A computed fold for a 145-nucleotide part of an RNA from an uncultured Clostridia bacterium, annotated as small-subunit ribosomal RNA, 3' minor domain.
The sequence was found in a public genome assembly.
It matches the Rfam family "Bacterial small subunit ribosomal RNA".
Context: one part of a larger RNA
Parts: sequence; structure tokens; C1' cells
RNA sequence: CACCGCCCGUCACACCAUGAGAGUCGAUAACACCCGAAGCCUGUGAGCUAACCUUAGGGGAGCAGCAGUCGAAGGUGGGGUUGAUGAUUAGGGUGAAGUCGUAACAAGGUAGCCGUAUCGGAAGGUGCGGCUGGGACACCCCCUU
Repeated sequence: CACCGCCCGUCACACCAUGAGAGUCGAUAACACCCGAAGCCUGUGAGCUAACCUUAGGGGAGCAGCAGUCGAAGGUGGGGUUGAUGAUUAGGGUGAAGUCGUAACAAGGUAGCCGUAUCGGAAGGUGCGGCUGGGACACCCCCUU
């Protein structure tokens, strides 16, 4: 490159990451319950025993055995956190020359915009309220020169 301009959204295509998703597969720290090794401790100890005491009978001390508390690993259960994956689905981003229209930018050809309701392939339309960051003309008021 200046209206043969600019520019909006749907749709189509490609790629990217993300959300949702019946679920599926893991990881992880806890919790509840079950089971409960070794071992310490506690109780018991009618069986057993060398050191000590003994009036020689035994006593004391201890051991086996038994029971219990604690207790690792293991098991069961419902949840928590987290990772991967999942038919499908939602919007987003990006991508010279795709489709449909033309919403905005000039009074953009219905001024625009904001909120809200509703409608519509899409930009968007309509209703109600609000704003001027709208234009033109006329009149009134105020301020300055």
C1' cells in the first nucleotide's frame, strides 16, 4: 500500500496444552479391626537347680513350663492425597491465501456502549434502565475574554 480500507463471530481443516468424564491401573501417608514372631517386662511357677545361709529338714536365689501387656512383618476394610490412562465431551490458543454473513470503526448507512431479560446459524436482534467516550439545528442558563 490510506474505504477496492479496517474489522467481528459461527462453521470446516491441522496442531498444541487444559477442564469434565462411566471408570481402569498404580504410588503414598495415616486410621479401624484381625492375627501376632523374636525379645523386654509382669504374674504364676505343684516340675527342676552347682556356688549363698542352714538346726542338713530346708531357706534364699534362679531355671524350665504356663498366662498376660507391649510388639515387627502379614491380612481385612472404608476413606484421604497424588500420578498415569479413558469412549466421549467443553471451551481456549495457534496456523498467507477455506465457508457464511457484515456486527463494530464515518451519523459505518438502525449513533455507539454498559447492565439485564429474551430470541436467533453466527456476528447479533429486540425490550427495559443507564452513560456520552455521539452528530446537526434551535432556544435557555452559567462562566471566561
The coordinates come from a structure-prediction model, not an experiment, and the mean pLDDT is 81.